[in-house]
A computed fold for a 72-nucleotide RNA from Elusimicrobia bacterium CG08_land_8_20_14_0_20_51_18, annotated as transfer RNA.
RNA sequence: GCCCCCAUAGCUUAAUGGAUAAAGCACCUGCCUUCUAAGCAGAUGAUCCAGGUUCGAUUCCUGGUGGGGGCA
Numbered sequence: 001g002c003c004c005c006c007a008u009a010g011c012u013u014a015a016u017g018g019a020u021a022a023a024g025c026a027c028c029u030g031c032c033u034u035c036u037a038a039g040c041a042g043a044u045g046a047u048c049c050a051g052g053u054u055c056g057a058u059u060c061c062u063g064g065u066g067g068g069g070g071c072a
Base pairs, nucleotide, nucleotide: 001071002070003069004068005067006066007065010025011024012023013022018055028042029041030040031039048064049063050062051061052060
C1' cells in the first nucleotide's frame, strides 16, 4: 500500500427495513434475613462518526475513525 471481518448499556450477546431497541451478568433501591451471601421485585443505563436511499435505518449504500486478520 491492497483486501476481508467487526463496532448496540460498565461487560457478554440479541433484534426480518416497521409498536417505547431485548436479555444475562455487574451497579443502585426496596423486600426477605439477627447480619452477610443467596433469592424476589423495581429503577438507571446503549446503536462509533458524517452523509445518502427509503413513508420508515441498529439493519441497506458511500466516506471516515477505531479494533482484528490476510497478502505484499

About this RNA
The sequence was found in a public genome assembly. Lineage of the source: Bacteria > Pseudomonadati > Elusimicrobiota. Its Rfam family is "tRNA". The coordinates come from a structure-prediction model, not an experiment, and the mean pLDDT is 80.